[in-house]
Context: one part of a larger RNA
């Protein structure tokens, strides 16, 4: 210099209190470990692996296994030899398929010609360089990520100080979410970071008025912006306006901010996103991809059929479901946002108790479907029970995707109902449209969501405190450590 201290001193964060709702206990869902297995491919490993790579393992992917094939190769270029018989397409025969083994068929096209044919050439054969290799090493490397942490910090130029390492600047007094800003001051400045730019949402104006919208006028209808018209309203998408501590009081070092207050839609960074410094863990990835070394080459390459990745004495981590009455259950009936849609979304409308079927109508979509939103309210019904709580399991029956659902899909009916009456030790999550709840939507995708990203809808409680626990900053002191 720094790191570390069960040293201080300041200050911060859902770090701790305060609260709310959970995990640990049951069932099942997924992930891992472990065993097992011919395989149960591989990777990820404290935070910062474990609903992770996988945003979709029945074949396929797939990389594993077992069996079958196949060797210039399933793909890329080159060279050379052969290329009017071979490819394409047909058929046969043998296989589980991949092949394999015979038959039929005969395409292109330049020059030259004595029309006999000669030469050169794509596919294609031979055969040679070479392909291929998710095989190794992430401690040989790029690039991407993750972490501390969006935490306030890391740094250089010159000057000054020191033999130097290096120190000042950046340290003090204030302040602030911030090294943020003022003062102070051997320092003056400066660069990445911070803040602002950008998006996204809350207000208004203004422009526009279909495929949105409907106040006033007319028309029609059982009903509906349905027609005609309107641009008033919502809305949509483009430009503007708006917040700057601007104003007002107080408090401060006439500073920086701070505290109240005014007016505002909204006020002191309004909310939220996007942004991640210098480095830190030889952190994570040769299975995304690229690539250095070093390894296979009749295989560690490639093809295919069937199997495995889903296998089950335990164990752990994320999750759904309940364990009821603030609920279940049955009838009615309101109110979203963001999305998606042509091998696509699929309306009326029939047929089924339902999964679905059959039907075409509209829509390449502010127009048409997906679509019902669901907790809500309204009415009943059940009365504290392992129940009209719960739905695990299991048996028939059906549907649906798809070559194919037995290993191994998903929905539906009917039957059958398990465990579980709130969970030790200990443990996560959250400060406001937040937590809890309560549904809809999209990617991946034939199919197949409790996951993952998203969207709205009800909508609390606590906290004006910093002793403690964990983590950071900044200063300072001790060190036998580097």
């Nucleotide at each position: 210099u720094g790191a570390c201290g069960g040293g201080g001193g300041c200050u911060c964060a859902c770090a701790c209190a305060a609260g709310c709702g959970g995990u640990g206990g049951a069932g099942g869902a997924u992930g891992u470990u472990g065993c097992u297995u011919a395989a149960u491919u591989c990777g990820a490993a404290g935070c910062a692996a474990c609903g992770c790579g996988a945003a979709g393992a029945a074949c396929c992917u797939u990389a594993c296994c077992a069996g079958g094939g196949u060797u210039u190769g399933a793909c890329a270029u080159g060279c050379a030899g052969g290329g009017a018989u071979u490819a394409a397409c047909c058929c046969c025969a043998u296989g589980a398929a991949a092949g394999u083994g015979g038959g039929g068929g005969g395409a292109u096209u330049g020059c030259c010609u004595u029309c006999g044919g000669g030469u050169g050439u794509a596919a294609c054969c031979u055969g040679c360089a070479c392909a291929g290799g998710u095989g190794u090493u992430g401690c040989a490397u790029g690039g991407c990520u993750g972490u501390c942490g969006u935490c306030a910090g890391c740094u250089c130029g010159u000057g000054c100080c020191g033999u130097g390492a290096g120190g000042u600047g950046u340290u003090g007094g204030g302040u602030u979410a911030a090294g943020u800003c003022c003062c102070g001051u051997a320092a003056c400045g400066a660069g990445c970071g911070u803040a602002a730019c950008c998006c996204c949402u809350a207000u208004c104006g203004u422009u526009a008025g279909u495929u949105g919208c409907c106040a006033g006028c007319g028309g029609g209808u059982c009903a509906u912006g349905c027609c005609g018209g309107g641009g008033a309203c919502u809305c949509u998408a483009g430009c503007g306006a708006g917040a700057c501590u601007g104003c007002c009081g107080g408090u401060g070092u006439c500073a920086a901010a701070c505290c109240g207050g005014a007016g505002g839609a909204a006020g002191g960074u309004g909310g939220g996103g996007a942004u991640g410094a210098c480095g830190u863990c030889a952190a994570g990835u040769c299975a995304u991809c690229a690539u250095g070394g070093c390894c296979c080459u009749u295989a560690c390459g490639c093809c295919c059929u069937g199997g495995g990745c889903u296998g089950c004495a335990a164990a752990c981590g994320u999750c759904c479901u309940a364990c009821a009455a603030u609920g279940g259950c049955c009838g009615g009936u309101a109110c979203a946002g963001a999305g998606g849609g042509c091998u696509g979304c699929c309306a009326a409308c029939c047929c089924g108790c339902a999964a679905g079927g059959g039907g075409g109508a509209g829509c390449g979509a502010a127009u048409c479907c997906c679509a019902a939103a669901a907790a809500g309210c309204c009415g009943g019904c059940c009365u504290u029970a392992g129940u009209u709580c719960g739905g695990a399991u299991u048996g028939c029956g059906g549907g649906c995707u798809g070559c194919a659902a037995u290993u191994c899909g998903c929905c539906c009916g009917c039957a059958u109902g398990a465990a579980g009456u709130c969970g030790g030790a200990a443990u996560c999550g959250c400060u406001a449209g937040u937590a809890a709840u309560c549904g809809c939507g999209g990617a991946u995708c034939a199919g197949c969501a409790c996951g993952c990203c998203g969207c709205g809808g009800u909508g609390a409680a606590u906290a004006u405190g910093u002793u403690c626990c964990u983590g950071a900053g900044c200063c300072u002191u001790g060190u036998a450590c580097a």
A computed fold for a 482-nucleotide part of an RNA from an uncultured prokaryote, annotated as small-subunit ribosomal RNA, 3' major domain. It matches the Rfam family "Bacterial small subunit ribosomal RNA". Its mean pLDDT, the model's own confidence on a scale to 100, is 83.